Predicted 3D model of a 127-nucleotide RNA (c-di-AMP riboswitch aptamer (ydaO/yuaA leader)) from Alicyclobacillus sp. SP_1.
């Protein structure tokens, strides 16, 4: 001096997943489902169908991992370009269109993203 690796601290990413009282089936805020009229389908019903989520689809590969692209998202205010990552899981259980009153249900898990350019913003410190 480079390079990994562990720990702690700050700062933060991806998400609704905080915050306050408190030991209460707890509030609040944030998020999701069901459920009238009307509208909307007049066709659906094992070829089952739906919901949470950005994560759908096509190729291909004996099958299964691995892959190739793609609908869609993410990359330290914002909007552009370019470059790069991510395109998973899991659930109800034959059953839900939209949907006021109503009812229900969640508030985790996992982690180190913050590259470039250009314009716009906001916020400190200094003079």
């Nucleotide at each position: 001096g480079a390079u990994g690796u562990u720990c702690u601290a700050u700062c933060g990413c991806u998400g609704a997943a905080u915050u306050c009282c408190a030991u209460g089936a707890g509030a609040a805020g944030c998020g999701g489902a069901g459920a009238a009229a009307c509208c909307a389908a007049u066709c659906u019903u094992u070829u089952g169908g739906g919901g949470u989520g950005a994560a759908u689809c096509g190729c291909g590969c004996a099958a299964g991992u691995a892959g190739c692209g793609u609908a869609g998202g993410g990359a330290a205010g914002c909007c552009u370009g370019c470059u790069c990552c991510c395109a998973a899981a899991c659930c109800c259980g034959u059953c839900a269109g939209c949907u006021a009153a109503c009812u229900c249900c969640g508030u985790a898990a996992g982690c180190g993203u913050u590259g470039u350019a250009g314009g716009u913003g906001g916020u400190g410190u200094u003079a």
Its mean pLDDT, the model's own confidence on a scale to 100, is 77.